[in-house]
This is a predicted structure of a 109-nucleotide RNA (SAM riboswitch aptamer (S box leader)) from a Planctomycetota bacterium. Its mean pLDDT, the model's own confidence on a scale to 100, is 83. The sequence was found by an Rfam model in a public genome assembly.

Order: sequence, then C1' cells, then structure tokens
RNA sequence: AAACCAUCCAGAGACUGGGGUAGGGAAUAGGCCCUGCGACCCCAGCACCAACCGACCCAUGAGGCACGGUGGUACCGCCUGCCGCGCAGAACGCGCGGAACGAUGGAAG
Repeated sequence: AAACCAUCCAGAGACUGGGGUAGGGAAUAGGCCCUGCGACCCCAGCACCAACCGACCCAUGAGGCACGGUGGUACCGCCUGCCGCGCAGAACGCGCGGAACGAUGGAAG
C1' cells in the first nucleotide's frame, strides 16, 4: 500500500496572524456553490464540536467522563450520474433501498 471492521442527513470559527498565488469543494462527467474583499494549501495561535482507541468511573447499559492518542469545525461525503423497487410515465423527475468510490478511526500487517 492492498484487504478487513465500524461510522459518515447531527454537531462545532468559512476564526485571528504570517506565508503564498489561482484556483477550490476526493476522482471523473453534469450541476450548484466558494474564491484577487486572496479561497485551496503551508506555519503559528486561541476557541469550539465529537466520542473511534487508551485511561478512569459505574447502576455493565448502543452507559458516564473528556485526562491522553486521533479526527473534525460552508453547503447531507454540496447534489446527481451505477443497480433494484415504487410513483409518475415521452423524457425529465420524486421517494426508498443498495453498490461503487472517498474520508476518519480501529485492528492487523
């Protein structure tokens, strides 16, 4: 790295300062949104959210806690494109479910 397990419609600053320069929101296609009032990204700081792992507690519960290790803080993983069922039915579309891909954690290696 691949594979495995769990979660991803909630929540929390699109913060402040420095760097830097044209794209960014995973990929790709169609949308939609953000971005020279400087985004994405890098460094630092403070604030907050959450509860995967460890520690601790207990009434042992899908429990508590938030000390440690991670993670996270625009838009449902921003929406959709693939498959199944239903509604509608020309198509588009709508609802439910699934797959694939992605992200995070764990374990293993």